A computed fold for a 327-nucleotide part of an RNA from a metagenome, annotated as large-subunit ribosomal RNA, domain IV. Rfam family: Bacterial large subunit ribosomal RNA. The RNAcentral record of the full RNA draws on SILVA.
Context: one part of a larger RNA
RNA sequence: CCGCGGAGAAGGAACUAGGCAAAUUAACGCUGUAACUUCGGGAUAAAGCGUACCGUAGUGAUACGGUCACAGUAAAAUGGUGCAACCAACUGUUUAGCAAAAACACAGGGCCCUGCGAAAUCGAAAGAUGAAGUAUAGAGCCUGAUACCUGCCCGGUGCUGGAAGGUUAAGGAAGUUUGUCAGCCGCAAGGUGAAGCUUACGACUGAAGCCCCAGUAAACGGCGGCCGUAACUAUAACGGUCCUAGGGUAGCGAAAUUCCUUGUCGGGUAAGUUCCGACCUGCACGAAUGGUCUAAUGAGUUGCACACUGUCUCCUCCGCGAGCCCG
Numbered sequence: 001c002c003g004c005g006g007a008g009a010a011g012g013a014a015c016u017a018g019g020c021a022a023a024u025u026a027a028c029g030c031u032g033u034a035a036c037u038u039c040g041g042g043a044u045a046a047a048g049c050g051u052a053c054c055g056u057a058g059u060g061a062u063a064c065g066g067u068c069a070c071a072g073u074a075a076a077a078u079g080g081u082g083c084a085a086c087c088a089a090c091u092g093u094u095u096a097g098c099a100a101a102a103a104c105a106c107a108g109g110g111c112c113c114u115g116c117g118a119a120a121u122c123g124a125a126a127g128a129u130g131a132a133g134u135a136u137a138g139a140g141c142c143u144g145a146u147a148c149c150u151g152c153c154c155g156g157u158g159c160u161g162g163a164a165g166g167u168u169a170a171g172g173a174a175g176u177u178u179g180u181c182a183g184c185c186g187c188a189a190g191g192u193g194a195a196g197c198u199u200a201c202g203a204c205u206g207a208a209g210c211c212c213c214a215g216u217a218a219a220c221g222g223c224g225g226c227c228g229u230a231a232c233u234a235u236a237a238c239g240g241u242c243c244u245a246g247g248g249u250a251g252c253g254a255a256a257u258u259c260c261u262u263g264u265c266g267g268g269u270a271a272g273u274u275c276c277g278a279c280c281u282g283c284a285c286g287a288a289u290g291g292u293c294u295a296a297u298g299a300g301u302u303g304c305a306c307a308c309u310g311u312c313u314c315c316u317c318c319g320c321g322a323g324c325c326c327g
Stems, first nucleotide, its partner, number of pairs: 002321007010313002014311001019308001027051005036041001038145001052067006068072001080306007087298002092104002108143004113138002120129003147292003151223003156220002158216005165211003171205002175201002179197002183192003224242005251285001252282001263279005
């Protein structure tokens, strides 16, 4: 010097990314207990007090009297607490071996499919799961307790429905056509050539689909620009114009989202890029890719305070064990 354990003057988070670690608290009984709240909670809230031993009485809880100590849950085991904000309602689940979370799940909500030999799924098939179930059922997708709500757009993509018209496959097919060949013509070479078979083309016919017409956004998704205008100024309830399928409603907002940005104002501090409350100029929130609030819950994230402390100012000492030295 290192590891583990213990003690510490004065101060008490000045340490640090961060109170990490340590300390505080602690058991039982009694008193007492706020905001808020879904009336269950919050709550062991918080904050206080008591606790040993002996005798007597009592079944006992306990009561009365007495005794000792600095100290009686005398050791050990054994909650630190509070105030705010964010996220997720909650208990749960997860990256066996760097992540436990705000991720997944969840009850609840919604959409869509499926009438039973169901849909969906596995399997060339038989067959099986679904299910020895039957729409209060089963499958898929999304959202994620409760509360208050969930606006506008169907132009694009998807899905559902429609069938008049256009387009359109295999197949069919009037007709045309190639080759072959009986026959006929020719002295021959060769020419012509019915039927059949065969080659190629083919008017016309021909379903779904697509085009087309509708519907549908808790389907995928989307939700504007410029200019002017009020009796100071500023701003613009108002007007004009262009584009669009339609131009973001309620609510929230420098936010787990804000670039400029340590925005501006207020609070807290002696001093605050974090935090809380506002403002709104939302680079680039926004309504089941859910919006906003929310009691309770959380080994979650952030800020503050009380208590407490060797985290620190600033280190010191003790014990045990290594290292190291000697043998």